[in-house]
Context: one part of a larger RNA
Formats: sequence, structure tokens, C1' cells
RNA sequence: UGACGGGGGCCCGCACAAGCGGCGGAGCAUGUGGAUUAAUUCGAUGCAACGCGAAGAACCUUACCUGGGCUUGACAUGCGCCAGACAUCCUCAGAGAUGGGGCUUCCCUUGUGGUUGGUGUACAGGUGGUGCAUGGCUGUCGUCAGCUCGUGUCGUGAGAUGUUGGGUUAAGUCCCGCAACGAGCGCAACCCUUAUCCUACGUUGCCAGCGCGUUAUGGCGGGGACUCGUGGGAGACUGCCGGGGUCAACUCGGAGGAAGGUGGGGAUGACGUCAAGUCAUCAUGCCCCUUAUGUCCAGGGCUUCACACAUGCUACAAUGGCUGGUACAGAGGGCUGCGAUACCGCGAGGUGGAGCGAAUCCCUUAAAGCCGGUCUCAGUUCGGAUCGCAGUCUGCAACUCGACUGCGUGAAGUCGGAGUCGCUAGUAAUCGCAGAUCAGCAACGCUGCGGUGAAUACGUUCCCGGGCCUUGUACA
Repeated sequence: UGACGGGGGCCCGCACAAGCGGCGGAGCAUGUGGAUUAAUUCGAUGCAACGCGAAGAACCUUACCUGGGCUUGACAUGCGCCAGACAUCCUCAGAGAUGGGGCUUCCCUUGUGGUUGGUGUACAGGUGGUGCAUGGCUGUCGUCAGCUCGUGUCGUGAGAUGUUGGGUUAAGUCCCGCAACGAGCGCAACCCUUAUCCUACGUUGCCAGCGCGUUAUGGCGGGGACUCGUGGGAGACUGCCGGGGUCAACUCGGAGGAAGGUGGGGAUGACGUCAAGUCAUCAUGCCCCUUAUGUCCAGGGCUUCACACAUGCUACAAUGGCUGGUACAGAGGGCUGCGAUACCGCGAGGUGGAGCGAAUCCCUUAAAGCCGGUCUCAGUUCGGAUCGCAGUCUGCAACUCGACUGCGUGAAGUCGGAGUCGCUAGUAAUCGCAGAUCAGCAACGCUGCGGUGAAUACGUUCCCGGGCCUUGUACA
């Protein structure tokens, strides 16, 4: 100087407390451990691995296994020699890769040409090893308020001071004081979004007023008021008033205001820590393989299952289930695409193809909600696992191993031990919608979007994590 303390002081955080809802019990989904296996490819392992890499494992993917093939190679460049188009298509053998046969057959600037194949040689190739050789990227402490430097001063020196102290703040934020005076990286602001108003422009958007038309609809003429969209501006700064305060920073209350003291949300992550993670995104040193650890193909596996854990979904019901009617979003996506009206089917879906490269058309009926009906506390009209049969769709192909539909079947489950998690407001809870990946889909995941919309916070004694000062130390 740090680190540590079941030392002290001050302060903060959904850290506790106060509340609301869960998890832990059940069934299923997904991931992991373990076991199994020819293989169940590899990585991730306290917080910070375990719905993680994977925003899509039937084939492909695919890296694994079994079997069948190839060896200048599936891919790149150069050189020597030789030969001719190479392909497409048809046919035979084969699981296919591949091999045999057939039809057909090159361009011109005519050259040491282009192009293709064979052969030979340099070489290719490796998701093989090492993340403890590395770059890059990322997680974490932590959006915590810290981490440092120059000059000066003090100390023999390591170092100290500044950065400590008194206040204050979300903040090393600011004020005052001070052997310090300044500065840098962080904080804040500048950026995006959301909330209000003004203004300009109105198409595909809108429709107040004036007309036309329709069973009906901005459907039409037209209009720019409004909504909305796209630009440009205004607005919030403790600016104003009052109390407190060193009359400083600041803080409390109030006015006005759409918004008030960082308005809400996002992006943004200092010096560093964990030899943290990644050689399987990529790049890369070294080592290793080179008729194989490379490469092509078929089938299988990654989907197994006594069990254990993690994260979710669905429930156990009446604030509910079923049923009839009826209302209101936002944000996205669409040409190998989205696909309307209509018709067929109980349905998944099919036929068909209008319109739309989309503020125009489509996906697209949002659901909870509201108004009625029914069930009456039961393993039930709760719950839907499991299984049987019959189908639909995608796709060469749904056996291993897809999703969905109909009929039947109707399991566990009556609110969950010890323990444990999330959340402070448009939040929790609850309800649906969309998208990426994607032929299809195991999505109940993830990322967004809107609808309805709470309760509670006395307080900081205690648990956890963190910041500053101080003290002790057989620690560095």
C1' cells in the first nucleotide's frame, strides 16, 4: 500500500421488511447429469453451465457410428507431359457414391491461346490437440462510482498528499475548507424512442363542412379542419414564489404546465478481476494426420431411459368450465411469397384464383372483456396425460423420428415439506397478436407488440452484495 475480520462509523441496492404472484408436490415439454449404446458428435459446470452455442437434428444439417468407395483428392494456385470439348439427356449394374454403354459435341483475336479431362509434381484438406501460446469477440463484479496522471510539497524509502474533512447528490454530483494546483478515463449531457403543442406538406392515410351514390362501406366529386404519417421547430432550466440551509451547494412545499426536479424507456459498461468462456463463427503460433484424423455415399445415431436436477407450459376449478350473441389494439411479415370473395369438408384442410413487391391487397375473426343460457362443489360438463381407430398437410421420403384434425379413451392432480424465486407502476398479475429461424415442425422456447390492470414500502435491527472513512492483523 492492499486484502481480510462472526471490528467500528456513514451510505446504497426488490438486500431484508411490507405486499402480490410463483417454484419445490402432479402430468407434459425442453436442457443437463447419470446410466445405456456400434454411435448416443462437440462445447458450456457456483453466482456468471443446465428452453445455453442451437433464430428450427426425419434426409441434408452432422462434426458421431456401421458398411461401401476415392487418393493431387469435395475445394485453390503453379509447372511438365498427353488427349479431347465438358455437360445435359437415355439406358444397364448397384443401397448409393460410382462404374459400363448410347445419342450429341466447342470458342475464336489460329496461338507456347481459352476451356475441359487424364497423368506426374509442388501442394490441398483436417469441426484433429493446446482458450494455460494468442488475436478478435463475450460473460461477470456493475451502470457500481470509482481508476489514474503532470507539476509541486512531505517522507531515507515503499509511498503519501491531491481523491481526506464539513455538507450535499443517483453520481469523485456540486459547494465550502485544506500544500496543494490542474488534467485524463469514467458520472452527467450530446444520440434514439415515448409523452404536449406549433408549423409545412397531404397519398396509398383522414372525412368536419358541401354535394353524388349504396342494403351497406371515404365508395365517388371534393376538402386539409381533425386523426395519422414525414420533415422542421417550441417546451423543463430548480426558470418563478415561499420555508430550511454557512443564506453556498442543495433540500422541502407551492404555482403554472402535457410533462418537475435524471419525466418514462433504450443504446452507452472506466482502470481492472476471474490463467472466467470461446482454437467448433472467424483468424492464428506450435504440435499431430496425409491410400487418412482428408473426402464421397447409404443406413443408423444426436430423439435411448431404472433414476436425479434445472427452466417452462397445463392444471387441480364457480373471480370457474361449456355454449350463443357482440365490441375494441399495437407491432410486424409477404413474389420460389401473402393469398380475398365463392364453393366442398364436422374439422385439420381442399378446389380456385381476385388483389398486392403493399399507409392501397393479404396474413387479420385479437383474446381476456360485455350481454344472455347452462353446470352447483363432484375427481365433476374440473383436468387433460396416455392409448386405439380414421384422416389432413409439408416433403424424394414421416418406421426409427414431424405437426395438426375428428371420434373414442379418459391417468396423475383437491394448491404442494424443508426451502427458494420474481416484482416498486402502466410495474406485478393476467390476456391474446406478430416475427426471426423455417419445405414442414416437436415453439409450451426466444425476441418484440399491444389489451385489462393491482397491492405494499413502518423502517434499516437482521440476511446477501456493494461504496467511503477508520481500526486490528502470525496474510501478500
This is a predicted structure of a 476-nucleotide part of an RNA (small-subunit ribosomal RNA, 3' major domain). The RNAcentral record of the full RNA draws on ENA and SILVA. Rfam family: Bacterial small subunit ribosomal RNA. Rfam links the family to the GO terms ribosome and structural constituent of ribosome.